[in-house]
RNA sequence: AAAUCAAUUAUGAAGAGUUUGAUCCUGGCUCAGAACGAACGCUGGCGGCGGGGCUUAGGCAUGCAAGUCGAGCGAGAAAGUCUUCGGACGAGUACAGCGGCGUAAGGGUGAGUAAUAGGUAGUCAACGUGCCCAUGAGACGCGAAUAAUUUUCCGAAAGGGAUUGUAAUGCGCGAUGAGACCACGCCUCCUUCGGGGGGAGGGGUCAAAGGUCGGGGAUCCUUCGGGACCCGGCGGCUCGUGGAGCGGACGACCUCCGAUUAGCUAGAUGGCGGGGUAACGGCCCACCAUGGCGAUGAUCGGUAGCCGGCCUGAGAGGGUGUUCGGCCACACUGGGACUGAGACACUGCCCAGACUCCUACGGGAGGCUGCAGUCGCGAAUCAUUCACAAUGGGCGCAAGCCUGAUGAUGCCACGCCGCGUGCGGGAUGAAGGCCCUCUGGGUUGUAAACCGCUGUCAAGAGGGGGGAAACGUAUGGUGUUAACAGCGCCAUGCCUGACUGCCCACUAAAGGAAGCCCCGGCAAAACAUGUGCCAGCAGCCGCGGUAAUACAUGUGGGGCAAGCGUUGUUCGGAAUUACUGGGCAUAAAGGGUGCGUAGGCGGCUUGUUAAGUCAGUGGUGAAAGUUUUCGGCCCAACCGGAAAAUUGCCUUUGAUACUGGCGAGCUUGAGUGCGUGAGGGGUAACCGGAACGAGUGGUGUAGCGGUGAAAUGCGUAGAUAUCACUCGGAAGGCCAACGGCGAAGGCAGGUUACUGGUACGCAACUGACGCUGAGGCACGAAAGCGUGGGGAGCAAACAGGAUUAGAUACCCUGGUAGUCCACGCCGUAAACGAUGAGCACUAGGUAGGUGCCGAGCUAUUCGGUGCCUGCCGCAGACAAUUUGGUAAGUGCUCCGCCUGGGGAGUAUGGUCGCAAGGCUGAAACUCAAAGGAAUUGACGGGGGCUCACACAAGCGGUGGAGGAUGUGGUUUAAUUCGAAGCAACGCGCAGAACCUUACCAGGUCUUGACAUACCGGGAUUAACCGUGUGAAAGCAUGGAGAUUGCCAGCAAUGGUGUAACCGGAACAGGUGCUGCAUGGCUGUCGUCAGCUCGUGCCGCGAGGUGUUAGGUUAAGUCCUUUAACGAGCGAAACCCCUACGUUUAGUUACCAGCGCGUCAUGGCGGGGACUCUAGACGGACUGCCGCGCAAGCAGGAGGAAGGUGGGGACGACGUCAAGUCAUCAUGGCCUUUAUGACCUGGGCCACACACGUCCUACAAUGGGUUCUACAAAGGGACGCAGAACCGUAAGGCGAAGCCAAUCCCCGAAAGGAACCCUCAGUUCAGAUUGUGGGCUGCAAUUCGCCCACAUGAAGCUGGAAUCGCUAGUAAUCGCGGAUCAGCCACGCCGCGGUGAAUUUGUUCCUGAGCCUUGUACACACCGCCCGUCAAGCCACCCGAAUUGGUCGUACCCGAAGUAAUAGUUUCAACCCUCCCCGCAAGGAGAGGGAGAGACGUUCCUAAGGUAAUGCCGGUAAGGGGGACUAAGUCGUAACAAGGUAGCCGUAUCGGAAGGUGCGGCUGGAUCACCUCCUUU
Repeated sequence: AAAUCAAUUAUGAAGAGUUUGAUCCUGGCUCAGAACGAACGCUGGCGGCGGGGCUUAGGCAUGCAAGUCGAGCGAGAAAGUCUUCGGACGAGUACAGCGGCGUAAGGGUGAGUAAUAGGUAGUCAACGUGCCCAUGAGACGCGAAUAAUUUUCCGAAAGGGAUUGUAAUGCGCGAUGAGACCACGCCUCCUUCGGGGGGAGGGGUCAAAGGUCGGGGAUCCUUCGGGACCCGGCGGCUCGUGGAGCGGACGACCUCCGAUUAGCUAGAUGGCGGGGUAACGGCCCACCAUGGCGAUGAUCGGUAGCCGGCCUGAGAGGGUGUUCGGCCACACUGGGACUGAGACACUGCCCAGACUCCUACGGGAGGCUGCAGUCGCGAAUCAUUCACAAUGGGCGCAAGCCUGAUGAUGCCACGCCGCGUGCGGGAUGAAGGCCCUCUGGGUUGUAAACCGCUGUCAAGAGGGGGGAAACGUAUGGUGUUAACAGCGCCAUGCCUGACUGCCCACUAAAGGAAGCCCCGGCAAAACAUGUGCCAGCAGCCGCGGUAAUACAUGUGGGGCAAGCGUUGUUCGGAAUUACUGGGCAUAAAGGGUGCGUAGGCGGCUUGUUAAGUCAGUGGUGAAAGUUUUCGGCCCAACCGGAAAAUUGCCUUUGAUACUGGCGAGCUUGAGUGCGUGAGGGGUAACCGGAACGAGUGGUGUAGCGGUGAAAUGCGUAGAUAUCACUCGGAAGGCCAACGGCGAAGGCAGGUUACUGGUACGCAACUGACGCUGAGGCACGAAAGCGUGGGGAGCAAACAGGAUUAGAUACCCUGGUAGUCCACGCCGUAAACGAUGAGCACUAGGUAGGUGCCGAGCUAUUCGGUGCCUGCCGCAGACAAUUUGGUAAGUGCUCCGCCUGGGGAGUAUGGUCGCAAGGCUGAAACUCAAAGGAAUUGACGGGGGCUCACACAAGCGGUGGAGGAUGUGGUUUAAUUCGAAGCAACGCGCAGAACCUUACCAGGUCUUGACAUACCGGGAUUAACCGUGUGAAAGCAUGGAGAUUGCCAGCAAUGGUGUAACCGGAACAGGUGCUGCAUGGCUGUCGUCAGCUCGUGCCGCGAGGUGUUAGGUUAAGUCCUUUAACGAGCGAAACCCCUACGUUUAGUUACCAGCGCGUCAUGGCGGGGACUCUAGACGGACUGCCGCGCAAGCAGGAGGAAGGUGGGGACGACGUCAAGUCAUCAUGGCCUUUAUGACCUGGGCCACACACGUCCUACAAUGGGUUCUACAAAGGGACGCAGAACCGUAAGGCGAAGCCAAUCCCCGAAAGGAACCCUCAGUUCAGAUUGUGGGCUGCAAUUCGCCCACAUGAAGCUGGAAUCGCUAGUAAUCGCGGAUCAGCCACGCCGCGGUGAAUUUGUUCCUGAGCCUUGUACACACCGCCCGUCAAGCCACCCGAAUUGGUCGUACCCGAAGUAAUAGUUUCAACCCUCCCCGCAAGGAGAGGGAGAGACGUUCCUAAGGUAAUGCCGGUAAGGGGGACUAAGUCGUAACAAGGUAGCCGUAUCGGAAGGUGCGGCUGGAUCACCUCCUUU
């Protein structure tokens, strides 16, 4: 303050990014916040309040920082002035000295210190105290010196010696003793029994100083001032007592890290007696005893001043100790004492050391961690200022003096707080900038200009106010007093400001005043340009390789603002050390197992106590700060008042439920006893059989053995095989079972002996005896080690044989340690249930083993109750997988362990071990992840099911030859460009001689070959005919010339407009680049059967379900089932062709019937029947029979067609950054007298060679000659072209017909018939070449096609390998068309003719689909990934040696100094004795005593030295591994059954990953079996 009162004191808690294809979890890294004694970068107007050497406790020039008192004392100037010249004043002043007080405070710093410190609460019955307050009693009588001073000596100086001489509040002696202290005995009270308080008694010891002011006047002295003397005041002095404040000492609790520091200690622990101190005490000493400390961390090492507080945080905590305050420590480094109330003393002393300075070289001086300042250090921290005006301190009676304390100012944005840099209006939305979809728009932006207003701050000049109240002084009053002194009090006046916040008014003018960072996400805010994995950015994730919102710049925007960012540090977020508040089956984490010590925890009842606990009370918890509230500066920061708080500690009084202590009892925990039972529990001894190997002998003969296949090996010296006998060692078949026992490791033939544990039953005994268990002790597979045995089989190493690119392996043949036994070591394993031990509680079901009870009744069964071993499962738990009474549930107790990955279980140290090695166990450095569980894919030399000309079964090819064509390569002036496994290669190209054409050479053009519009000129131009030159293009140039607007004019002509044209300027143009910027189009998986959605359900989620399962299908086709129900894109169907029919319609097609005509022909009339044409319909649907629940399947019938009838078009979600910028379109970039355009010629056609695709063949199923039959589908006017004629032919000539169901191309060929050829390089095959022709075309040389004649190559069926095809298909035969002047077409696209074989399957190769499984893959196996070697770089370890630091130990030496001192020596005061002088007072002297010093000595001891160690570093030849680094080498270890399952321990071997042996684990896939579970 709020509130009626009481109670309460509480206002407070956020997340995000990043591991993955995605998810959940674990887990680290990073960010957002606050703070700072800060620093750096850019910038900078004002004020207030604060702060300012964190580093070298490094060194310091200069000035200042502690003096004061004449009212303690003696002595005592000078300058100057005046003068009566004597002197006076200055002046009893200054300086110096003796003496007193102060200098132990104030101020600085944090080196040391881990407890001699600090904090908190206590104790002193074991102590001190100057100044201050109160009070009691005193202050008497004497004495001897000494500084100053004088004279003088030494010294450079600093300083010192001698002489003379004097005072005191200096020093000394004596007296007195209220009292104090000491010893003695006595009385009394208290007591923790140790002691303490009080009292009286006699005895002993112990004091003192005077000064000043005023007054007095009897006596004395006087230098005549006065003094002595007396009285009073004030300040002092002495001895006490009490107090206040301050200090000293003591114990308790708390106060950093390290155990890779585990034992430490000899004054050490205690006692007795002394010494010492203010005081207790081993504080010190002599003697005696042998103790004391330590896992509750001693000792040692490292680091550090502690606290109030400050920062952060919701708090609990964490960090920190600057300013302010309390305590401590230090003062050049180390040691020491003196003085004093107080020091072992910051501006005191002595000594040693280092350093600096002075020096006459003999000696001296110094100590900024006071205030300023300087150098150095460093990222970094100020003025050599003013004042004692205020506050405070010292001295003084006081005035006052001193005060770098303090108060102020200066510098610095170092921090906090406040203010300003203007306010209002103002649209042509100005100019400029930037951007865009660019004749325009947007934005900057009311922003500016312009108009009006105001005047904070700053600037100039001026005034006022506060900090000042006291002291003092002057006057007055009053009290005290004998007093007018003095002192106290009051009033009034006067005196004192270094610095200045603040206030007022005046002048003038928007005038002087804005930057910094950021704009990819976190995280508010974006566009353009430049750059092109460069330059650069970056807190994390990450940006940048030609369209960068991430770099740089510009524009715009966001944030904060006289600041803004960066860096560093602390807390927070971080529950990421978890007390509040975490975990350990698989993520990091349960010790290999037990016994047991300390410790921790502990059953039921009762009594007592009151330690814990709870409540009240008193004290304390300094102030400041924080909080609340009120108030003062204009506000705020800041400051003041009050309250609260200070969560703590202590005292005291109560309470007694719980915990604890003590006592008494109980029986349920635990144990004992008695009875019963099961068992591979352990140790030792003995015994037996099968198998195996060996030996001897017999029978017997050529092989055996081994493997994927082989070989090495054994065997004619007789093996293997077989029989008999003998020997040997090891292991334990069946039983046998996730069945038993044990703490774990582990335990299995049989018998015996000894022995441990355990379950059940009974309830007799004990009466909490219990649980856990750091250290400790014991046990502890396999391998390994030592000694001695043993050795059959097996088998690391090793040898040989194979395999292989290699094979230090996998396989094979041998084979040694070892495996076995005894004794002794080792002490580790995936020693696993990856699950510590104990107790209690929390649904069930089922199985096995083993006890007991009951029923039943002897066969077994049923019920109940214990213990042990499994499985399923509810709730619950969990990230999920899973777990689930044998918990990973719910609780309690105790132990062990974890805190990102790598480095690393490494290094080093210690310890154990014979060794191997074990246990304990880091850091530097490096990464942003590493990891768990689950999901979807993909993959597997995983599994299951299924499909496909995939294989198999067939037919025909390719690969060999010659040629054609495309590609690579090579060549070239150019051989234009693209396409590249399938899915490039007879592809773009359905037509390269010129053209095409994009390429090359040469010649030309430049607003252009092509488009649009503009400016100027412009009446001729287009079309046509020429000329020159030229290869052409082009360049130059002549003629003639359609058309020729409007106005004026008769006309000539003039003006104006305009097409072409000329000139100019915009632009055109590009087959230039980017298909990885794109659209469109296309290929491919694949005509494979898949791909998804809505709602619901399941899961935290990614996701799943649906879509799986059982069937079925060509098919995710359909059916059934079903937490799914539906739907979509695909499949199918709808569309086209074809196969049958109906109907309609008949010309150019057709012609049965009727008729005409012809040698003959639908030739004609006609017909609409047939074929055919082309419209519309029908038909096929598993409809019927059989099987099946159904879907459907198989066969059959009917039918032209039968199970999608055959073919085509049609191509889901997507994949391949697939292809195309050269079809086209298009962003960006590039080019502009050329990368554009035109022309001529050349090239795309080259040719050692390689590949792809085809053609023709190799012949008799053929070739040749002659004759002869039957198509379909197309094309035709710049066209197809008939007949006839010519030519051997190509072709020519010719011209009827046809814009086509009419005419033409048009002759089909294989086929059929006849003849020849007779197996050969041929009557096969046709390349090549020669000659002569034809055609197209401006042109046929490079470089066309065709014809005729001649020529007559290779080739006799094709290696490895490989392609196509399942029916009107393959094979084979011809025909047509597009492009096209012609054609390199044997290509491509179509058409029909003839017309097979095989598959009754899915083991394998390839590809695909579904389900499932494993995964360390997700760019998805062309994946991932390990180790050696080589290179670079970084940090570390070892290291001969070398060089420092540091702590101790032993010994030597030992300054100063305290203490001691029977040595030497000196001395004024005091005491005693004696002697001399003097009348006396007194003086001089001698001796002795007491006492005090000097030197020496002794103890201790700093520094120093020597020796051997310990610990911590520096340097280092060389050695070692480790981390990291786009594209190095060798292999392939791991992830799939990773191609030999992997891993753990151990041993051994090897370039390397690694291999092998022995034992163990599943964190192994697959198949089978067993057990178990679920359902019936």

A computed fold for a 1576-nucleotide RNA from a Planctomycetota bacterium, annotated as small-subunit ribosomal RNA. It matches the Rfam family "Bacterial small subunit ribosomal RNA".